[in-house]
Context: one part of a larger RNA
Molecule: small-subunit ribosomal RNA, central domain
Organism: Rhodovulum iodosum
């Protein structure tokens, strides 16, 4: 290579966006490169292989044949694949008219709460736990009540509800601004799918510089518990958590399910729209999400089941015992942490 696989056994790149290439809708017409027939040359001997023969037999060794699946050139086939050339409209977009929606990005502002600060009433405890103690309190605390400062997230609404490629998006306004679904035909006329590289976005925790700083809370320090307790509880705390730029590029980044298109019973909600009827809020129909449950199928079982893991196709990533190891060494990124690409011995 040729095979069997990737929901949990080993294995879908975390996700887009696109280069090369890989695949590609309908009909004509052409050409005839791939394809297929048939001819002609080639395809050295030895060796394979039949079928004979010689050493006493084999081993070996003559002899004939067949192959030598090959490449070169000719004559023809034109269904397919491919060039060419022309029409098309079912894929894709385009254009209009509606619609949802925590989709981004800024900037503005609201109430609740916690903490602190000034006053006020007030007076002895309060916080804490299994039980304590540390701590905070007559220098007036907890508790209450006005006022104020500040950062930080947004109850209720809220919903296997919504948007978004993913990572993720939730108080409210504005401002720019991505997608997405319907509906109508007008339009261009396969312009499509996938994607090796490459590029770009990527939660949280870290990094640099500036800032900010209520609460929480690694590190630390005390208090407890314990044989001991670098812990689980308790009081307190600093980086951090927030802004701004700029790095990093990881996760159980999960649906542990790549992308896309077609094709296969059905029921029940629900989200967003269009049609129709009418009893005016139901009910039929139809597209586009999201869910439950089932039939065929399919799986080792579990379970999946039109949002497939069903039945085919394209294209891409990836697996091939367990350890050693996602390590070592090189290489490329990076400030650093460390990422990325990734063995082998050995061992079982």
């Nucleotide at each position: 290579c040729u095979g069997g696989g990737c929901g949990u056994a080993a294995a879908g790149c975390g996700c887009g966006c696109g280069u090369a290439g890989g695949c590609g809708g309908a009909c004509u017409a052409u050409u005839a490169a791939g394809u297929c027939a048939g001819g002609g040359g080639u395809g050295a001997a030895a060796u394979c292989c039949c079928g004979g023969g010689g050493c006493u037999c084999a081993a070996c060794c003559c002899c004939g044949g067949a192959a030598c699946u090959g490449c070169c050139u000719u004559u023809g086939a034109u269904a397919c694949u491919g060039g060419u050339a022309g029409u098309c409209u079912a894929g894709a977009g385009u254009u209009c008219g509606a619609g949802a929606g925590a989709g981004g990005u800024g900037a503005g502002u609201g109430g609740a709460a916690u903490u602190c600060c000034g006053a006020g009433u007030g007076u002895a405890g309060a916080g804490g736990u299994g039980a304590a103690a540390u701590u905070c309190g007559u220098a007036g605390a907890u508790a209450u009540u006005c006022g104020g400062a500040g950062g930080a997230a947004c109850a209720c609404c809220a919903g296997u509800g919504g948007c978004g490629a993913a990572g993720g998006c939730g108080g409210c306004u504005c401002a720019c601004u991505g997608g997405c679904u319907c509906g109508a035909u007008a339009c261009u006329g396969a312009c499509g799918c996938u994607g090796a590289g490459g590029u770009g976005c990527g939660a949280a925790a870290g990094c640099g510089u500036g800032g900010g700083g209520a609460g929480c809370a690694a590190a630390c320090a005390g208090g407890a518990u314990u044989a001991g307790a670098u812990a689980c509880c308790c009081u307190g705390g600093u980086a951090g958590u927030c802004c701004a730029c700029g790095c990093c590029g990881u996760a159980a980044a999960c649906g542990a399910u790549g992308a896309a298109u077609g094709c296969c019973a059905g029921a029940c909600g629900u989200c967003g729209g269009g049609c129709a009827g009418c009893a005016u809020g139901c009910u039929g129909u139809u597209c586009g999400g999201u869910g439950u449950c089932a039939c065929a199928c399919c799986u080792a079982a579990c379970g999946g089941a039109u949002u497939a893991a069903g039945c085919a196709u394209u294209c891409c990533g990836c697996c091939u015992g367990g350890g050693g190891a996602g390590u070592a060494c090189g290489g490329c990124c990076g400030c650093a942490a460390g990422g990325u690409u990734a063995a082998a011995a050995c061992u079982c």